RNA sequence: UCUGACCAGGGCAAACCCGUCGAAAGGCGGGGACGCAAAGCUACCGGUCUACGGGUGGGAUUCCCACGACAGCGGGGUUGCCAGCG
Numbered sequence: 001u002c003u004g005a006c007c008a009g010g011g012c013a014a015a016c017c018c019g020u021c022g023a024a025a026g027g028c029g030g031g032g033a034c035g036c037a038a039a040g041c042u043a044c045c046g047g048u049c050u051a052c053g054g055g056u057g058g059g060a061u062u063c064c065c066a067c068g069a070c071a072g073c074g075g076g077g078u079u080g081c082c083a084g085c086g
Stems, first nucleotide, its partner, number of pairs: 002084003011036002016031006034072001040078003044075003047070003053065003
C1' cells in the first nucleotide's frame, strides 16, 4: 500500500423500552442488537428532517425560511485498531 475470504483479539450499536434535555427534529445516559471494516472525527458539497421563532397572506395546524438537527443518506476531507497477502 492492497484485501477483509479464512482464523484470532477486540470495537461500535438500528428498531424498541426506561430516564433526562429540547418547541420540534433530535441529543445524552441505561437496557437492547438490526446491522457496520471506519457505524472514529468533520455540516465542506448535495440531500433529508424539524419550525419555538421569523416571513407571506384577509386568514396559517396547513405555504416559505436554518441560524437547529441527521456523519447509520451519498460524496469530500482527516485520523486509525486487528488479521491476511506481497
About this RNA: c-di-GMP-I-GGC riboswitch aptamer from a Pseudomonadota bacterium, 86 nucleotides, folded computationally. The source organism's lineage runs through Bacteria, Pseudomonadati and Pseudomonadota. The sequence was found by an Rfam model in a public genome assembly. The model forms 91% of the base pairs in the Rfam consensus.